[in-house]
Context: one part of a larger RNA
RNA sequence: UGUAAGAAUGUUGAUUAGGACCUGUCUCUAGUACGAGAGGACCGAGAUGGACAUACCUCUGGUAUACCUGUUGUCGUUGCCAACGGCAUGGCAGGAUGGCUAAGUAUGGAAUAGAUAACAGCUGAAUGCAUCUAAGCCGGAAGCUAACCUAGAAACAAACAUUCUAUUAAGAGAAGUGAUAGACUAUCACAUUGAUAGGCCAGAUGUGUAAGCAUGGUAACAUGCUAAGCUAACUGGUACUAAUAUCUCGAAAGU
Numbered sequence: 001u002g003u004a005a006g007a008a009u010g011u012u013g014a015u016u017a018g019g020a021c022c023u024g025u026c027u028c029u030a031g032u033a034c035g036a037g038a039g040g041a042c043c044g045a046g047a048u049g050g051a052c053a054u055a056c057c058u059c060u061g062g063u064a065u066a067c068c069u070g071u072u073g074u075c076g077u078u079g080c081c082a083a084c085g086g087c088a089u090g091g092c093a094g095g096a097u098g099g100c101u102a103a104g105u106a107u108g109g110a111a112u113a114g115a116u117a118a119c120a121g122c123u124g125a126a127u128g129c130a131u132c133u134a135a136g137c138c139g140g141a142a143g144c145u146a147a148c149c150u151a152g153a154a155a156c157a158a159a160c161a162u163u164c165u166a167u168u169a170a171g172a173g174a175a176g177u178g179a180u181a182g183a184c185u186a187u188c189a190c191a192u193u194g195a196u197a198g199g200c201c202a203g204a205u206g207u208g209u210a211a212g213c214a215u216g217g218u219a220a221c222a223u224g225c226u227a228a229g230c231u232a233a234c235u236g237g238u239a240c241u242a243a244u245a246u247c248u249c250g251a252a253a254g255u
Base pairs, nucleotide, nucleotide: 005165006164007163008162009161010160011159016151017150018149019148022050023049024048025047026046027045028044034039052108053107054106055105056104060102061101062100063099067095068094069093070092071091072088073087074086075085076084112146113145114144119139121137122136171249172248173247174246176190177189178188179187196242197241198240199238200237201236202235203234206230207229212225213224214223215222216221
C1' cells in the first nucleotide's frame, strides 16, 4: 500500500513453510528353535543408558562491584577512646536473595494409516506349456505422504465469526509510570472508576548475635541485655510521590 466505509477482538489452516525423525546395552521369551558339539537365534515383551532438542529454576551448584560478616596496611573526620568512611584486584577472606544459568530438573523421538523402492508373490496370456505383467490383484523399508511440534489471510480466489461507529465517532497514536519486553524501534502492563514504578508497612531470604551499657579479666578478649542488628533485585499490602493538564490522526452516510 492492498484486501472498495472505518475499527476492535477472536479464529480457520492452504496437495503452505519450517522443525523433529538418532542409537547402544541388558533382561525375559530361552540356553528354546537350530546344531554331533562348540555355540546359539528370528519374531515378540520389558528395563536402563548415550548423544541431541525443548522448557524450567523446586532440588544440587555456578554467578554476585557492595546484601551480611571477619580481617591486614594506611589515610581521614571529632581533642582522645570507641564507632564509622576512603584507597589498596569488590584490598583480602567466609557466606549469599532475586535474575540469568548447567553440571541440575522435567519432557521428547513413538504408536498408527496410505502409496511405494529393491525384492517376494497370486491369477494370467502373447507363446495350448511356462512366465510376478502385457489387462487385473496381494505384500514389502529407519526412506515418501499424513500423523507429532512451531509458524501461518499478501492463501491476489487477498478467507471467516462476533461486536462497535453520525454529536469528528468507534478507535489509534504522541506525551506519562513501567516490565513478563528490549540495542533503537517494537511488544506487553498501567494511567486516579488507579497498585504501573518509587516510597512506606509487614513478611520472606541471607548473614550470624549490631551499637551502647553492664559484669569479669593486667590485657587480648569473654559473657549478658541478644537467634540480635542489618538485609539489592523477592512476596503481600498501602495512594504518601509521579502517571497531571493536554495534543495529533481517524468514516463514499458507498451498493
Molecule: large-subunit ribosomal RNA, domain VI
Organism: Candidatus Hodgkinia cicadicola